RNAcentral holds the full RNA, with entries from SILVA. Predicted 3D model of a 328-nucleotide part of an RNA (large-subunit ribosomal RNA, domain IV) from a metagenome. Model confidence (mean pLDDT): 84 of 100.
Context: one part of a larger RNA
RNA sequence: CCCUCGUUAAGGAACUCGGCAACAAAAGCGACCGUAACUUCGGGAUAAGGUCUGCCUUUCACCGUUUACGGUGAAAGGUCGCAGCGAAAGAGUCCACGCGACUGUUUAUCAAAAGCACAGGUCUCUGCUAACACGAAAGUGGAUGUAUAGGGGCUGACGCCUGCCCGGUGCUGGAAGGUUAAGGAAGUUGGUGUAUGCUGACGACUGAAGCCCCAGUGAACGGCGGCGGUAACUAUAACCGUCCUAAGGUAGCGAAAUUCCUUGUCAGGUAAGUUCUGACCCGCACGAAUGGCGCAACGAUGUGGACGCUGUCUCAACGAGGGACUCG
Numbered sequence: 001c002c003c004u005c006g007u008u009a010a011g012g013a014a015c016u017c018g019g020c021a022a023c024a025a026a027a028g029c030g031a032c033c034g035u036a037a038c039u040u041c042g043g044g045a046u047a048a049g050g051u052c053u054g055c056c057u058u059u060c061a062c063c064g065u066u067u068a069c070g071g072u073g074a075a076a077g078g079u080c081g082c083a084g085c086g087a088a089a090g091a092g093u094c095c096a097c098g099c100g101a102c103u104g105u106u107u108a109u110c111a112a113a114a115g116c117a118c119a120g121g122u123c124u125c126u127g128c129u130a131a132c133a134c135g136a137a138a139g140u141g142g143a144u145g146u147a148u149a150g151g152g153g154c155u156g157a158c159g160c161c162u163g164c165c166c167g168g169u170g171c172u173g174g175a176a177g178g179u180u181a182a183g184g185a186a187g188u189u190g191g192u193g194u195a196u197g198c199u200g201a202c203g204a205c206u207g208a209a210g211c212c213c214c215a216g217u218g219a220a221c222g223g224c225g226g227c228g229g230u231a232a233c234u235a236u237a238a239c240c241g242u243c244c245u246a247a248g249g250u251a252g253c254g255a256a257a258u259u260c261c262u263u264g265u266c267a268g269g270u271a272a273g274u275u276c277u278g279a280c281c282c283g284c285a286c287g288a289a290u291g292g293c294g295c296a297a298c299g300a301u302g303u304g305g306a307c308g309c310u311g312u313c314u315c316a317a318c319g320a321g322g323g324a325c326u327c328g
Base pairs, nucleotide, nucleotide: 001323002322003321004320005319006318007317008316010314011313014312019309030052031051032050033049038043040157054079055078056077057076058075059074060073061072062071063070064069080084085090092307093306094305095304096303097302098301099299100298104116105115120155121154122153123152124151125150126149132141133140134139158294159293160292161291163224164223165222168221169220170217171216172215173214174213177212178211179210183206184205187202188201189200190199191198192197225243226242227241228240229239252286253283264280265279266278267277268276
């Protein structure tokens, strides 16, 4: 000096990205009292917070018991210690916000999460030899099921909701017209041949699905504007004009897990706050099942704050064990 431990004056997070770490300390078990916001009325909750606890004596109540006595509980008095759940074991707590409803699940071996799943919602396919999947096939699963069933897609409890656009792409429906293959084919023409014929080339016309075409369809893929002017202070623009579009973003939310400018501005918290919370809204570039906004409970989740507590620190010291080091 290193590792693993123990103790520490005064202070108490000043440490640090961050209370990381820490059987550090406090709380801890039990009894009694007491317990907020919020809430899906179940919870939240052991919320929080407070008091008590040994032993002896006496009395009382209840239960068992034939009595004696035993058990449980309470009250009063006394008594010992620094200390009575006398050792060990056995939650730190609170406030606010983000995300995900929840229990669950995952990168065996750097990620446990806000990812996946989930119950619930919705769309779509499937009438049974089902759709779909595996398999050259036989066959099997689906299912010894039958649309309250099964497959696929998206969303993801619950509450309130889910706006506009069908021009493009997809899907579904339509079938008048256009286009369109093989096949068929009136006919034209070549070779050969005396000829019946045989053989080739071209070919009007006919000829399905598909595509074109016509509709529908967004919890299908997706999309959801620009410029100029205007009110009796100023500012702003309910209003007007104009161009473009399939239609120009509704409700709700908003410097957000989204905001570049940006440490936006105001307010709160601090002595001091690029973080945090509440607002504002000129949203670079939120927005409604690639769901929007809320939300009790839950979380080894992320973020900010507070109390308690401490060697995290001011600032280090001492001790124990094991290494390092020396000798062998």
It matches the Rfam family "Bacterial large subunit ribosomal RNA". On this family, see Cannone et al., BMC Bioinformatics 2002: "The comparative RNA web (CRW) site: an online database of comparative sequence and structure information for ribosomal, intron, and other RNAs".